The RNA shown here (nadA riboswitch) has 68 nucleotides and comes from Granulicella sp. The coordinates come from a structure-prediction model, not an experiment, and the mean pLDDT is 77.
RNA sequence: GGCUGCAACACCCCCGCGGAUUGGGUUACGGCUUGAAGCAGAGCCGGCACAGUGAAUCCGCUGCAGCC
Repeated sequence: GGCUGCAACACCCCCGCGGAUUGGGUUACGGCUUGAAGCAGAGCCGGCACAGUGAAUCCGCUGCAGCC
């Protein structure tokens, strides 16, 4: 240096770091439907933002073990 398998380190366990994609959660706001006297409420769609997103995948890196 290359390849393979891992995350010991963590204030129960799981969780190494950064980024990306898809999906999920909460959500300012807008639209549609329903409802209604008007509100409220309910459903769907778009969409800003947020986050230990306990979902998947990919890229790079750190560390550990093994092999070449």